[in-house]
Context: one part of a larger RNA
RNA sequence: CUGGGUGUAAAGGGUGCGUAGGCGGCUUGGUAAGUCAGGUGUGAAAUGUAGAGGCUCAACCUCUGAACUGCACUUGAAACUAUCGAGCUUGAGUGAUGUAGAGGCAGGCGGAAUUCCCUGUGUAGCGGUGAAAUGCGUAGAGAUAGGGAGGAACACCAGUGGCAAAGGCGGCCUGCUGGGCAUUAACUGACGCUGAGGCACGAAAGCGUGGGUAGCAAACAGGAUUAGAUACCCUGGUAGUCCACGCUGUAAACGAUGAUUACUAGGUGUGGGUGGACUGACCCCAUCCGUGCCGCAGUUAACACAAUAAGUAAUCCACCUGGGGAGUACGGCCGCAAGGUUGAAACUC
Numbered sequence: 001c002u003g004g005g006u007g008u009a010a011a012g013g014g015u016g017c018g019u020a021g022g023c024g025g026c027u028u029g030g031u032a033a034g035u036c037a038g039g040u041g042u043g044a045a046a047u048g049u050a051g052a053g054g055c056u057c058a059a060c061c062u063c064u065g066a067a068c069u070g071c072a073c074u075u076g077a078a079a080c081u082a083u084c085g086a087g088c089u090u091g092a093g094u095g096a097u098g099u100a101g102a103g104g105c106a107g108g109c110g111g112a113a114u115u116c117c118c119u120g121u122g123u124a125g126c127g128g129u130g131a132a133a134u135g136c137g138u139a140g141a142g143a144u145a146g147g148g149a150g151g152a153a154c155a156c157c158a159g160u161g162g163c164a165a166a167g168g169c170g171g172c173c174u175g176c177u178g179g180g181c182a183u184u185a186a187c188u189g190a191c192g193c194u195g196a197g198g199c200a201c202g203a204a205a206g207c208g209u210g211g212g213u214a215g216c217a218a219a220c221a222g223g224a225u226u227a228g229a230u231a232c233c234c235u236g237g238u239a240g241u242c243c244a245c246g247c248u249g250u251a252a253a254c255g256a257u258g259a260u261u262a263c264u265a266g267g268u269g270u271g272g273g274u275g276g277a278c279u280g281a282c283c284c285c286a287u288c289c290g291u292g293c294c295g296c297a298g299u300u301a302a303c304a305c306a307a308u309a310a311g312u313a314a315u316c317c318a319c320c321u322g323g324g325g326a327g328u329a330c331g332g333c334c335g336c337a338a339g340g341u342u343g344a345a346a347c348u349c
Base pairs, nucleotide, nucleotide: 003321004320005319006318007303008302012317014201015200016199017198021194022193023192025088026087027086028085029084030083031082033081034080035077036076037075038074039073040072041071042070049065050064051063052062053061054060091191092188093187094186095184096183097182098181099180103177104176105175106174107173108172109171110154115149116148117147118146119145120144121143125136126135162169163168206247207246208245209244210243211242215241216240220236221235222234223233258316259315260314261313262312263311266294267293268292269291270290271289272288273287274286275285276284298305299304322349323348324347331342332341333340334339
């Protein structure tokens, strides 16, 4: 390479949009590039191969045949692929009518709690732990009542509930805005799927500039513990956590499971719609979309998966190929830096 694989053994890109490319629905007519059939020419010799023959055999040599699976030209075929044309509606999209939602962005508002400040009441403790101590407190703490300031987060509702491509999204109201689902079948008529590069988004931590800082809290300090204790526990506490703008581009970015399409027993919850039946919003029946559990066939090394497949198939992309060395070195690209990305070898088992 071929092949075989990628939930957990090595292996699915963090996610989307999309370029080239690859692949692509039904009917019909033409063409004949691919494809298939026939013919002609060519496909040197040697080698190889089959059968003979010559050296006493063999190696070696000679002869004859087939073959040289290819290429060119030519005559045809037209199912499939391709291409040109015509048509279709089920794929895809648009419209119409409804509908659920922590989807996104911006602005405003609210209550509970922590902390701090002021005032009143009040007196000796508070706090903390396994036990203590550091710490706070007679300059009046802690407790309690009233008032005020400020920041951050939104209890209950809350749910293997919802929404979003992923990251993620949760108080209330308003504005702007994206996507979905159902019903309908008016319109377009294959406009589709995937997607190397590319572009965009991308938790936390971190970085730059400027703000903000209640609580929490790396670093740091002190108190304990201990043989020691650069920890676990305690008292403090700065970056940070928050906001604006810019950067970083990584995670066990996980369902450790790429996207799309079709098909393949059932049962039972739950969220959103529609239809039927009914006096009826309920219950019941049917159906579509989502989200769970159980389970047959099948799959699997087993665990398990099982219409939300890890089953049966198809298309496209990504990735793997013994462990260590190593996600390292070198080089390239990106970054303010931290670092990221691409990514070896010697050697060794």
Overview:
This is a predicted structure of a 349-nucleotide part of an RNA (small-subunit ribosomal RNA, central domain) from an uncultured bacterium.